[in-house]
């Protein structure tokens, strides 16, 4: 110079061919405990790396770029 995967909550990941983005773990709040952890219940918390395009409609198709890792 080419090629291939990959960027999504604070972390580490899902999202069945386009159709209101989710879990685990963390945080807070309540349960429970003398206190804590533990258990159970519930919240909050996202511009889907960036910019553009197709479309009634984008994490999903397209184009171009930033980073990452891998291949050679």
């Nucleotide at each position: 110079g080419a090629c291939c995967a990959g960027a999504u909550a604070g972390c580490u990941c899902a999202a069945u061919u386009g159709g209101u983005a989710g879990a685990g773990c963390g945080u807070c709040c309540g349960u429970u405990u003398a206190a804590a952890g533990u258990u159970c219940g519930g919240a909050a918390g996202g511009u889907c790396c960036c910019g553009g395009g197709u479309u009634c409609g984008a994490a999903c198709c397209c184009c171009g770029g930033u980073u990452u890792g891998g291949c050679g």

RNAcentral holds the sequence, with entries from Ensembl Metazoa and Rfam. Transfer RNA from Mizuhopecten yessoensis, 72 nucleotides, folded computationally. It matches the Rfam family "tRNA". Lineage of the source: Eukaryota > Protostomia > Pectinida > Pectinidae > Mizuhopecten. The prediction has a mean pLDDT of 81.